RNA sequence: GAAGUGCGCCAGACCGCCGCUGGGACAUCCGCCGAAAGGCCGUCCUGGAGGAAGGUCCGGACUGCACAGGACAGCGUAGGAGCUAACGACUCUCCACCGCGAGGUGAGGAUCAGAGCAACAGAGACGAGCCGGUUUGGUCCGGGUGAAACGGGCAAUCUCUACGCGCAGCAACACCGAAUAGGCACACGUUGAUCCGGUCCGGGGAGUGUGCGGGUAGGUGGCACCGAGCCGGGUGGGCGACCCCCGGCCCAGACGAAUGGCGGUCACGGCCACACCGGCGCAAGCCGGUGCGGCCGCACAGAAUCCGGCCUAUCGGCGCGCUUCACAC
Numbered sequence: 001g002a003a004g005u006g007c008g009c010c011a012g013a014c015c016g017c018c019g020c021u022g023g024g025a026c027a028u029c030c031g032c033c034g035a036a037a038g039g040c041c042g043u044c045c046u047g048g049a050g051g052a053a054g055g056u057c058c059g060g061a062c063u064g065c066a067c068a069g070g071a072c073a074g075c076g077u078a079g080g081a082g083c084u085a086a087c088g089a090c091u092c093u094c095c096a097c098c099g100c101g102a103g104g105u106g107a108g109g110a111u112c113a114g115a116g117c118a119a120c121a122g123a124g125a126c127g128a129g130c131c132g133g134u135u136u137g138g139u140c141c142g143g144g145u146g147a148a149a150c151g152g153g154c155a156a157u158c159u160c161u162a163c164g165c166g167c168a169g170c171a172a173c174a175c176c177g178a179a180u181a182g183g184c185a186c187a188c189g190u191u192g193a194u195c196c197g198g199u200c201c202g203g204g205g206a207g208u209g210u211g212c213g214g215g216u217a218g219g220u221g222g223c224a225c226c227g228a229g230c231c232g233g234g235u236g237g238g239c240g241a242c243c244c245c246c247g248g249c250c251c252a253g254a255c256g257a258a259u260g261g262c263g264g265u266c267a268c269g270g271c272c273a274c275a276c277c278g279g280c281g282c283a284a285g286c287c288g289g290u291g292c293g294g295c296c297g298c299a300c301a302g303a304a305u306c307c308g309g310c311c312u313a314u315c316g317g318c319g320c321g322c323u324u325c326a327c328a329c
Stems, first nucleotide, its partner, number of pairs: 001325010012266007020048007031040003050300001054311002057309005062169004074165005079093004094108001095106004109160002114158002116154002130143004173221004183212006195203002229249006236243002268297005274291007
């Protein structure tokens, strides 16, 4: 220098103006929406997307229902040891395969419990027969093909063994809770109630009033988290996943779904023009570099109960370890 291999990191920065949204303090106690429950309007301070927030594949927290115990069925896992809240994830290691190598990949238990399966070739393909030789005797030896032949292979076919798993999911679930209709109880009512605006007369003719309870619409909580939490440090432990100790921090949260828009400066990438430098060329010009200017671009994507993984998408860029080859010393 080239090719490769294993990891880690960034995902534009800053300023100004205008907005959106969570929380806190203050102000208001008025007003608005609503039957109610409940919600909203101001000022200031402060917080406001990701490495995957994505797919919803695996595991848990949480919640409701079910549940004495056992067995069957069903689903899953499968070398060994570990890590963890848990796991099929992850780590170390053995073995097998791929690679010159760094390294990568692996559904890697059992075929003497039973069943099933094997293209072409071959007389014969799963069950012992068949052919040749041999022997008193299915007694022993051999059999062209084929991946496998008279003995075996495949469990990523069923099966067996061991171990694990109750079912559903935040549209879970808890609380508040109308209007209307219907239900139940009590009271009044054809001896005429309620009603016809207060009283009397009169009219009218079968319901009326009060209370309770369930469900629905709607509202609040769950839910923005003192946590399997985040950041930093450790001449702490461990090969490692991970664990321990110390210090600091509180860090998005709606439901018509906030996290944005505009302008400026700088950075990065691409294109164009000009200037300069170097190389090649007779030349026109071409290639490389630097500077200045102009234009354009800046990926994949976007929280929705939360967390640990896996998988998938991703412009461009940076750093580290290691391997192989070439060259120089």
Bacterial RNase P class A from Burkholderiales bacterium PBB5, 329 nucleotides, folded computationally. A source record names the gene rnpB. Rfam family: Bacterial RNase P class A. Rfam describes the family as follows. Ribonuclease P (RNase P) is a ubiquitous endoribonuclease, found in archaea, bacteria and eukarya as well as chloroplasts and mitochondria. The coordinates come from a structure-prediction model, not an experiment, and the mean pLDDT is 77. The sequence is in RNAcentral, with records from ENA and Rfam. The source organism's lineage runs through Bacteria, Pseudomonadati, Pseudomonadota, Betaproteobacteria and Burkholderiales.